[in-house]
Context: one part of a larger RNA
RNA sequence: CUGGGCUUAAAGCGUACGUAGGCUGGUAUAUAGGCGUCUUGUGAAAUCCCUCGGCUCAACCGAGGAACUGCAAGGCGAACCAUAUAUCUUGAGACAGACAGAGGUCGUCGGAACGAUUGGUGGAGUGGUGAAAUGCGUUGAUAUCAAUCGGAACGCCGAAGGAGAAGUCAGGCGACUGGGUCUGUUCUGACGCUGAGGUACGAAAGCGUGGGUAGCGAACGGGAUUAGAUACCCCGGUAGUCCACGCCGUAAACAAUGUGCACUAGGUUGAGGGCGUUCUGACGCGACUCUCGGCCGAAGCGAAAGUGUUAAGUGCACCGCCUGGGGAGUACGGUCGCAAGGCUAAAACUC
Numbered sequence: 001c002u003g004g005g006c007u008u009a010a011a012g013c014g015u016a017c018g019u020a021g022g023c024u025g026g027u028a029u030a031u032a033g034g035c036g037u038c039u040u041g042u043g044a045a046a047u048c049c050c051u052c053g054g055c056u057c058a059a060c061c062g063a064g065g066a067a068c069u070g071c072a073a074g075g076c077g078a079a080c081c082a083u084a085u086a087u088c089u090u091g092a093g094a095c096a097g098a099c100a101g102a103g104g105u106c107g108u109c110g111g112a113a114c115g116a117u118u119g120g121u122g123g124a125g126u127g128g129u130g131a132a133a134u135g136c137g138u139u140g141a142u143a144u145c146a147a148u149c150g151g152a153a154c155g156c157c158g159a160a161g162g163a164g165a166a167g168u169c170a171g172g173c174g175a176c177u178g179g180g181u182c183u184g185u186u187c188u189g190a191c192g193c194u195g196a197g198g199u200a201c202g203a204a205a206g207c208g209u210g211g212g213u214a215g216c217g218a219a220c221g222g223g224a225u226u227a228g229a230u231a232c233c234c235c236g237g238u239a240g241u242c243c244a245c246g247c248c249g250u251a252a253a254c255a256a257u258g259u260g261c262a263c264u265a266g267g268u269u270g271a272g273g274g275c276g277u278u279c280u281g282a283c284g285c286g287a288c289u290c291u292c293g294g295c296c297g298a299a300g301c302g303a304a305a306g307u308g309u310u311a312a313g314u315g316c317a318c319c320g321c322c323u324g325g326g327g328a329g330u331a332c333g334g335u336c337g338c339a340a341g342g343c344u345a346a347a348a349c350u351c
Base pairs, nucleotide, nucleotide: 004322005321006320007305008304012319014201015200016199017198021194022193023192025088026087027086028085029084030083031082033081034080035077036076037075038074039073040072041071042070049065050064051063052062053061054060091191092188093187094186095184096183097182098181099180103177104176105175106174107173108172109171110154114150115149116148117147118146119145120144121143125136126135162169163168206247207246208245209244210243211242215241216240220236221235222234223233258318259317260316261315262314263313266296267295268294269293270292271291272290273289274288275286276285277284300307301306324351325350326349333344334343335342336341
């Protein structure tokens, strides 16, 4: 390389956009680059193959033929690939009218809880645990009432619910803004799919500068426990958690399942539309229809667990990745980063 694979055995990039490339709807006409066919030239000899022959056979050798699957030129063909032109509407997009939503950014407002401060009541404990102690408290704590201040998070609704490419997104209101679905079938006319490099986004922790700091709380201090206790439990508590801007770029970034398209039994349920039914309308119903989210299952698939129109079934297109365990996601080199470190990525040796 061929071949085989990637839910759990090694293996789907965290996610998207997109360059090159690969692949790509219907019809008609043309061209003849690919393609097919024929002819001509060439394709040294030897070798290989076939038929004869020479060494007593064979190896070996000689003669003839075939072959040399290649290259070039010319003629013909036009189904397919390709190219050009024209055209079509079902793929794709646009338009119009509706609709749902924690989609995003910014601003503003709110109540509960918590802590602090001040004042009132009150007067000895409180807190904490398995039990205690450290801690707090007659300079008046805990408890309770009122006022003020502060930061963070948003109970019920709330759900098998919704939105988003993923990470993720939840108090109310406003401004700006992205995407989606349905209906109509008005328009464009293949404008499509995938996507090496590349670019953007990307939880938490961490880093830089400046703020903020109620609660929680790595580190750290103390009290316990214990043989010890650098822990689990308790009392404190700094970074951090929060905000703005800039980095980092990793996660069991998981559905451990790449994206797109088509096809292949059903049942049930949640969400958003449409249509029909009803005198109008609400509610409801429908063996009707489109989209999204679940559960159960036929066939099939699977080593099994399971999966099963949301495929892990049947096919096509394109990308990524795997090739025994350890060494090792390490060393070296390169590159990115302020750093921490990330990305790329071996070998010796060993079983």

Predicted 3D model of a 351-nucleotide part of an RNA (small-subunit ribosomal RNA, central domain) from an uncultured Planctomycetota bacterium. The coordinates come from a structure-prediction model, not an experiment, and the mean pLDDT is 88. Rfam family: Bacterial small subunit ribosomal RNA. Rfam links the family to the GO terms ribosome and structural constituent of ribosome. The full RNA is in RNAcentral, with records from ENA, Greengenes and SILVA.